c-di-AMP riboswitch aptamer (ydaO/yuaA leader) from Klenkia taihuensis, 103 nucleotides, folded computationally. The sequence was found by an Rfam model in a public genome assembly. Its mean pLDDT, the model's own confidence on a scale to 100, is 75.
RNA sequence: ACCGGGGACCCACUGCAGCACCGGGGUGAAUCCCGUCGGGACCGCACUGCGCGGCGACGACGGGUAGGGCUCCUUCCCGCCCGAACCCGUCAGCUAACCCGGU
Repeated sequence: ACCGGGGACCCACUGCAGCACCGGGGUGAAUCCCGUCGGGACCGCACUGCGCGGCGACGACGGGUAGGGCUCCUUCCCGCCCGAACCCGUCAGCUAACCCGGU
């Protein structure tokens, strides 16, 4: 010096209801939705017991998708591929000063 994170004022957010739980945040293109199967907890009903229904986190597989990359190329379109993983540790909106990390 650059990149990223933390971090005031101002600004933004703020409520209620719902039987049914699952913290939040960051790096990154890597988010969100649907289907099938499995499924802990919870809710309702029934019960001596076994159960029935609901809600469905989460997991596996499949399909799409925000988005990213490649080819071609002046650009777009078309085509192809990816659409992961990890970190902090219950904390984080924005954010000057300031602090931390990386190069």